[in-house]
RNA sequence: UCCGCGGUAGCUCAAUGGUAGAGCAACCGGCUGUUAACCGGUUGGUUGUCGGUUCGAAUCCGACCCGCGGAG
Numbered sequence: 001u002c003c004g005c006g007g008u009a010g011c012u013c014a015a016u017g018g019u020a021g022a023g024c025a026a027c028c029g030g031c032u033g034u035u036a037a038c039c040g041g042u043u044g045g046u047u048g049u050c051g052g053u054u055c056g057a058a059u060c061c062g063a064c065c066c067g068c069g070g071a072g
Base pairs, nucleotide, nucleotide: 001071002070003069004068005067006066007065010024011023012022013021018055026042027041028040029039030038048064049063050062051061052060
């Protein structure tokens, strides 16, 4: 330099172009002699950045940034 994959909640990951979710964690409560376990609930997001397409973009297109792998 070129090619491929990836970037979404604190962490691990989902999400046919049509209201961004789950598990774990955190917080509140239930359960009980107490803790753990278990059960219920709540909080938490400028979907890497900037543009474009579209009535509508996490999703499609372009450029750039970061990470991993490959080629030379």
A computed fold for a 72-nucleotide RNA from a Candidatus Kerfeldbacteria bacterium, annotated as transfer RNA. The prediction has a mean pLDDT of 81. The sequence was found in a public genome assembly. It matches the Rfam family "tRNA". Rfam's curators write: Transfer RNA (tRNA) molecules are approximately 80 nucleotides in length. It is annotated as a transfer RNA.